[in-house]
Context: one part of a larger RNA
Order: sequence, then structure tokens, then C1' cells
RNA sequence: GAUGAACGCUAGCGAUAGGCCUAACACAUGCAAGUCGAGGGGCAGCGGGGUAGCAAUACCGCCGGCGACCGGCGCACGGGUGAGUAACACGUAUGCAACCUACCCAUAACUGUGGGAUAGCCCGUCGAAAGACGGAUUAAUACCGCAUAACACAGGGGCUCCACAUGGAGAUAUUUGUUAAAGAUUUAUUGGUUAUGGAUGGGCAUGCGCAGGAUUAGGUAGUUGGUGAAGGUAACGGCUCACCAAGCCAUCGAUCCUUAGGGGAACUGAGAGGUUAAUCCCCCACACUGGUACUGAGACACGGACCAGACUCCUACGGGAGGCAGCAGUGAGGAAUAUUGGUCAAUGGACGAGAGUCUGAACCAGCCAAAUCGCGUGAAGGAAGACGGUAUUAUGUAUUGUAAACUUCUUUUGUAGGGGAAUAAAGUGCGGCACGUGUGCUGUUUUGUAUGUACCCUACGAAUAAGCAUCGGCUAACUCCGUGCCAGCAGCCGCGGUAAUACGGAGGAUGCGAGCGUUAUCC
Repeated sequence: GAUGAACGCUAGCGAUAGGCCUAACACAUGCAAGUCGAGGGGCAGCGGGGUAGCAAUACCGCCGGCGACCGGCGCACGGGUGAGUAACACGUAUGCAACCUACCCAUAACUGUGGGAUAGCCCGUCGAAAGACGGAUUAAUACCGCAUAACACAGGGGCUCCACAUGGAGAUAUUUGUUAAAGAUUUAUUGGUUAUGGAUGGGCAUGCGCAGGAUUAGGUAGUUGGUGAAGGUAACGGCUCACCAAGCCAUCGAUCCUUAGGGGAACUGAGAGGUUAAUCCCCCACACUGGUACUGAGACACGGACCAGACUCCUACGGGAGGCAGCAGUGAGGAAUAUUGGUCAAUGGACGAGAGUCUGAACCAGCCAAAUCGCGUGAAGGAAGACGGUAUUAUGUAUUGUAAACUUCUUUUGUAGGGGAAUAAAGUGCGGCACGUGUGCUGUUUUGUAUGUACCCUACGAAUAAGCAUCGGCUAACUCCGUGCCAGCAGCCGCGGUAAUACGGAGGAUGCGAGCGUUAUCC
């Protein structure tokens, strides 16, 4: 000098940023991922409407809409944590002639014709529940055929060019085979299929860098390499398998053990370096513990599934349910770390044609001197150098000290009363115009959580606001009293045994100041 700090004394305000470093311990409760009726059959609930009826009421999906269900997209993002990992995990630089990429953009072509089911609804059975089962019936952008088809895919033949070893690219009048689709509606659009290219995001490989220990010296059998048009993968590869060979790594530190997420960065230092890895950003890993795959463009999936385990809960004892290292919050641990708050107004995300819905992401507010910065606690004048205190050589003097009183002034702050934002750039709806078919311009309407907040004006009145540590040397600041190697102090040297500037108190002084000291850690 620094800190995600803690403790002691003290405390007026604001802005900005920060706040479980310990038990990746266990979790009550609420919320954190939905959306689309312009895909579908329908109609539980709500509000209209219609029919019958005097009415109560009954019936009708007819309309607005819409619970549950089928279907699509999303749920692989966003948010959390750092347990594991000494590794191509990360950083940096390359390569892929060994790869994938939903939504988005561009280009080209197509979108023909059929079929059988199933959830829901209805009927019934079993069960305490969770839930399960049977029957009947029904739809689709759900599922399955057929057609058509290539610059796509697979195989064969020749031609040209290129390269980095395997090889790659192109033109084809070449030849054989394989593979596709879905509709909706307000008729303006939008969706579907195939192919190529782009964009974005990923996958894989490699060089170099990347903690400590030799009181760890040998380690290794899918181990190292090859063959197999083998299997598997989006893709290369012992990734897996069969066979063959005996290799491969290592004192330039293999193997083993311990510790640890990595980086941008942060602190310190003249620098070199040392230390750290909180907040913010990038990457990785994990989601009660261990394992497994399914779905999907993408997961081996925090708020999905299955199995095993530990733990907790419900139970009618037969059987079931759960996973806060999301946001709040609780217990425990600890020296120690906050509210079971508001809003989707803005930014961003998911879905949707849109209106919009959802969003503990985000933006705000609350708590905390825990940090940094800013402001204030008054200013000018004022000597009878007042009273009181302290010291003293004591009728005196010194000091507290221009300090106070007193006079004049100011009103930041405070209290009271008024006014009162920006953040809305933009977008939606409606109307108009231009180009020309979804864009632009324009008019109007409407949308603000924080917030009646920030800020501004007026009135009042010095009014509401100072402490903490130290004073032997290092180190700025000294005297008196008490104590008497006691009580005590102390970072080091050391002080205290009768005049202690070092202990305790007082007066005075010094330093910093809404803080000041102590402790811990780093340079």
C1' cells in the first nucleotide's frame, strides 16, 4: 500500500460498486419455461346469443374465447456452483483433402394420390393414494403406403486440372439403382420437401506454455504398431472386435502421491518479479451419490426418463413421492455475509401472423460504515487575554485560548410547505402518402416499475450532526498525581524494586476524521 474481511469504541447525509471465503451440509413454503385455436378433434369452466317455457330451468359450440388432450416450436438458452479435473481442461498458434449445424439469408426445383390407427370425449374395472387397465368411437401440419425426381446418395467407365501422404476439384450428351413433401386462413400471405452456397454455433487433431514431491525409478497387455472395403461415429482414430507382431513411455523426470477449475485480469513493486483467482467477461466441469441410454439439429439433459444406493416424507402396510450448487427464505456450521419485496416500463429471451402470454434473466426497491468518492457538523469580528481546570519559583506567572461569552452574517444539511422530471431511443393500433406488395415517411392515439423519487422554489433557525488512537526510541506529540519488579504495558529494543515523559488517572499535545484502532493475509 491492499482486502468479498472480522472484532472493539463511535456514528449526520448522499452517490457508486459489493455482500456464505466455512458444510458440493440438510431443506418447510412460494415463485424461477412456456407458448401457439392462423395445425387438430372438441367444449370442462367464464361471458354473450338463440330455442322451449309464465318462471325456475332445460337444451344448442352458434359467438368471444378456452381447462385438459393430440400436434408444432422451445425446454441443450438464460441463472447457479467450483466438488472433480495436473488434462489438448485452459491459453495461444495452426490444421480438418476426416466433420455436423434447428431457427436465419440467398439461389434453384417441387408440393400429386391414397390408407389404417390413436389420445381426448363416452362406458366400465382395480386401487387408500400415486395411478393403472379394458371396451366403443374420432381428427390432424401426428403416423404409414404409392407416384414423380435430381446438380443429392451408392456403384461402374473414360476426360481435364490441382495437391499436403491417404487424396481433392471440375465438366459430363456416360451408365445402373435408391430416396421427398402438409397444409392453414380474414385470399393478402404463410407454411412443407429436396439441393447448393452463406452466416452462426459446435466437433476433432497438433506445436508451445501450464503447481509441489525422487524420503515416488521404473511404468504399460488394448498396452505400442499392423492387417481386416470388419463393427461403430456427423467425422479421424484401439473408439470397439478378430488375427499377427513386440512394441510404447521414462532422470530433458515416465509412473505414483499431494494440492488445484484455467484464462482475461487484480494487488504490490522503479522494474524484474512475487501473490491472488471475490465481483465483471471467455472457456471447462458438475446438478443428492454412482451408472445408463431415450428424444432431438443439438443433451448422455439443474427445475426430463430408467436402474442401483444413502437420506427425508405419505400410507388403509398392499404400495407410493422427493432432490434450492435458480430467486427469496429456514436449520446447521462459523469470527462472518442481506428481503420468504416490486415490475415486465426499458434491455434481452421463448412461443405467436399479430394483439399478446411467460420470463426471481434483467431493471428497480429493502438491509449492512463492509469499500471508494463527495458533502456537512458553521463563517467573520471579538482580550476584561473572563470564570473554571492544569502546572508553577505561588499576593505573581504560564497554559487551555480567539477558544468561550458577545456582535454581525450564511443556510449546504435539517424541518415544514409548494412545484416536479429524463429514462419512450422505440413499438402497437388507426388514418394518409411514396415506392411497389412489405418497406419507408408522416399525422394521431396509447404504453413509466422505480416515483410524487431525483431535482427546483419558499419559510424558519447555528439551528439537527465528532469521534478514535497515540504521546521512551523507531515515530509526530510532556507534565503532574497514584503505584512501588506489585498492579500492569509491550510490534522490536525494553519499561515498573519511592520523584516512571514507557503502568493507571488528570491536564495538555500529536495524528487521522464519520470514522479510528486491533487482528488475519499478500506485496